[in-house]
C1' cells in the first nucleotide's frame, strides 16, 4: 500500500404482528412483538420498506409458510490484525 477474513470503535438503518372481548395476564411465530444499556441490519446490502387489502397452502389466528424476488427501493466509517506485493534500513 492492498484485497479478502476476522476484531474493535464510532455512526448510521430498521421492525415490534396474531389470538384468548378490551385491561391485567397469557397463547402463536420470530434474533427481535418494544420504550430496549434489547434485537437485528449497513452496499457482495431478503435487515426492512414498497408491490400488497398481491397470489397458493396452512392456521385458533397472523407475513405462520412458500410465491412473488436475479423486482423497485434501502443505512459506512476509522483503527488494529492475518495474509499477500512493493520498498527502506542494520547485521551476517
Nucleotide at each position: 500500500g492492498u484485497u479478502u477474513g476476522c476484531u474493535c470503535a464510532a455512526c448510521g438503518g430498521g421492525g415490534u404482528g396474531c389470538c384468548c372481548u378490551a385491561c391485567c395476564g397469557g397463547g402463536c411465530u420470530g434474533a427481535g412483538a418494544c420504550c430496549a444499556u434489547a434485537c437485528c441490519c449497513g452496499c457482495g446490502g431478503a435487515a426492512c420498506c414498497u408491490g400488497a387489502a398481491c397470489c397458493g397452502g396452512a392456521u385458533a389466528g397472523c407475513g405462520c409458510c412458500g410465491g412473488c424476488g436475479u423486482a423497485g427501493g434501502g443505512a459506512u466509517u476509522g483503527a488494529g490484525u492475518c495474509a499477500c506485493c512493493a520498498g527502506u534500513g542494520u547485521u551476517g
Molecule: TPP riboswitch aptamer (THI element)
Organism: Marinobacter fuscus